[in-house]
RNA sequence: AUUCAAUGUUGCCACUCCCGUUGCGAGGCGGGUUCGGAAAGCUACGGUUCUUGACAAAAAACAAGAAGGCCGGGCUGCCUCC
Numbered sequence: 001a002u003u004c005a006a007u008g009u010u011g012c013c014a015c016u017c018c019c020g021u022u023g024c025g026a027g028g029c030g031g032g033u034u035c036g037g038a039a040a041g042c043u044a045c046g047g048u049u050c051u052u053g054a055c056a057a058a059a060a061a062c063a064a065g066a067a068g069g070c071c072g073g074g075c076u077g078c079c080u081c082c
Stems, first nucleotide, its partner, number of pairs: 012037002017032006035069001041075003045072003048067006
């Protein structure tokens, strides 16, 4: 370094839905709930999806945003004999 097997504490986060609040909106924040997660911690760099500009039937393109629980990348953390 690789492969296989086993173990994995204390705990952590919180899908969805409801209530409040905020935003044109996608959404964000707080409280309750707890589907799930071994990075479901942070990050908008790449892709993807969504919103607004936006009227004209629509699409595409452009600009500005949103989403980290859509995927990848980067950084960081905990446990175990390692």
This is a predicted structure of an 82-nucleotide RNA (c-di-GMP-I riboswitch aptamer) from Methylomonas subterranea. Rfam family: c-di-GMP-I riboswitch aptamer. Rfam links the family to the GO term cyclic-di-GMP binding. Rfam describes the family as follows. GEMM was predicted in a large-scale screen for bacterial structured RNA regulatory elements. The source organism's lineage runs through Bacteria, Pseudomonadati, Pseudomonadota, Methylococcaceae and Methylomonas. The sequence was found by an Rfam model in a public genome assembly.